[in-house]
Context: one part of a larger RNA
RNA sequence: CUGGGCGUAAAGCGCACGUAGGCGGAUUGGAAAGUCAGAGGUGAAAUCUCAGGGCUCAACCUUGGAACUGCCUUUGAAACUCCCAGUCUUGAGGUCGAGAGAGGUGAGUGGAAUUCCGAGUGUAGAGGUGAAAUUCGUAGAUAUUCGGAGGAACACCAGUGGCGAAGGCGGCUCACUGGCUCGAUACUGACGCUGAGGUGCGAAAGCCAGGGGAGCGAACGGGAUUAGAUACCCCGGUAGUCCUGGCCGUAAACGAUGGAUACUAGGUGUUAGAGGUAUCGACCCCUCUAGUGCCGCAGCUAACGCAUUAAGUAUCCCGCCUGGGGAGUACGACCGCAAGGUUGAAACUC
Numbered sequence: 001c002u003g004g005g006c007g008u009a010a011a012g013c014g015c016a017c018g019u020a021g022g023c024g025g026a027u028u029g030g031a032a033a034g035u036c037a038g039a040g041g042u043g044a045a046a047u048c049u050c051a052g053g054g055c056u057c058a059a060c061c062u063u064g065g066a067a068c069u070g071c072c073u074u075u076g077a078a079a080c081u082c083c084c085a086g087u088c089u090u091g092a093g094g095u096c097g098a099g100a101g102a103g104g105u106g107a108g109u110g111g112a113a114u115u116c117c118g119a120g121u122g123u124a125g126a127g128g129u130g131a132a133a134u135u136c137g138u139a140g141a142u143a144u145u146c147g148g149a150g151g152a153a154c155a156c157c158a159g160u161g162g163c164g165a166a167g168g169c170g171g172c173u174c175a176c177u178g179g180c181u182c183g184a185u186a187c188u189g190a191c192g193c194u195g196a197g198g199u200g201c202g203a204a205a206g207c208c209a210g211g212g213g214a215g216c217g218a219a220c221g222g223g224a225u226u227a228g229a230u231a232c233c234c235c236g237g238u239a240g241u242c243c244u245g246g247c248c249g250u251a252a253a254c255g256a257u258g259g260a261u262a263c264u265a266g267g268u269g270u271u272a273g274a275g276g277u278a279u280c281g282a283c284c285c286c287u288c289u290a291g292u293g294c295c296g297c298a299g300c301u302a303a304c305g306c307a308u309u310a311a312g313u314a315u316c317c318c319g320c321c322u323g324g325g326g327a328g329u330a331c332g333a334c335c336g337c338a339a340g341g342u343u344g345a346a347a348c349u350c
Base pairs, nucleotide, nucleotide: 004321005320006319007304008303012318014201015200016199017198021194022193023192025088026087027086028085029084030083033081034080035077036076037075038074039073040072041071042070049065050064051063052062053061054060091191092188093187094185095184096183097182098181099180103177104176105175106174107173108172109171110154115149116148117147118146119145120144121143125136126135162169163168206247207246208245209244210243211242215241216240220236221235222234223233258317259316260315261314262313263312266295267294268293269292270291271290272289273288274287275286276285299306300305323350324349325348332343333342334341335340
């Protein structure tokens, strides 16, 4: 290099946008770069190979042929690819009319509950556990009523429901704003797909600065348990969790399944729409889209299983894998305030 793979055996970048590049719909004409055919030239010798010859044979040496699969020139062909010019509408976009939604950002606002504070009633316990103790309480706790403060999260609705590229998103209202779907369709006319580098987004934890701090709660202290108990259980409790601005850039970032397009039996739910039908009623029934579940045929798979949301059948593009350990380590480089991240070996060993 060829070849083989990537749901679970090693292997899909966490996700997107997009540069170069690769690939690219229907049709007409031209040109002839790729492509194909003919001819000519060249492709040194040796080597290889075929038929002979010479050393007694062989290795070896040698004669002739073939070959040297290549390159150049020239003549032609025009199906396919490329290029140029033109046309088209199915891909893509656009316009109009509807629609659903925890999509995003900002501002405001509501009730329940926990905790704390003040006051009233009230008295000896409360709390906690497997059982206890630490703890709180006669300086009046727990319980209960009223008032107040403050922070965080939004019960029911709630649903293999919805939205988002992924991370993720859930009280209510307003403002701004992104995407999607359905139906119709004047219009543009291939404007497309993928995407090395690059850029942006990216849970939690963590970091910097300033706020905030109710509950919870790493660390830490105490009580238990235990042979011990640096744990599980209990009483406390600091960072943190929350907000603003900036960093970090990682996760079992999972569907452990990259993106796009086309095709390939069905059955049954559900969400959003449209059309038909209708005893016109929020129903019912039928059909068509777009999503989201379950079951299942062919096919695939080592099996499990997947199965129109493919892991089936094909095409295009990207990423990645090549025995276990050493090791996602060392070194170097880049990034970061740091923590660390990205890239990423070898010796040795089995």